[in-house]
RNA sequence: CAGUGAUAAAGGCAAACUCAGUGAGAGCUGAGGACGCAAAGCCACGGGUCUAGCUAAAGGAUGAUAGACAGCCGGGUUACCAAA
Numbered sequence: 001c002a003g004u005g006a007u008a009a010a011g012g013c014a015a016a017c018u019c020a021g022u023g024a025g026a027g028c029u030g031a032g033g034a035c036g037c038a039a040a041g042c043c044a045c046g047g048g049u050c051u052a053g054c055u056a057a058a059g060g061a062u063g064a065u066a067g068a069c070a071g072c073c074g075g076g077u078u079a080c081c082a083a084a
Stems, first nucleotide, its partner, number of pairs: 004082002012037002017032006035071001041077003045074003048069005054063001
């Protein structure tokens, strides 16, 4: 340096749920709370899911647009520790 990831050490993040705020909504933010996480740090680039109105259709296919999710998968990028 690369790969790998302990029953190690130091530290980190925080699902569901609750409360408050915010948004038309998906959601987001803060506090509490821990199911989990070795990138559960960051980036919507590919796929996916979701929201909104429109198109189209008549059972909601399809299409583009504007958004949301990085804790759905892949990709990019940065990074702590080091037993085998």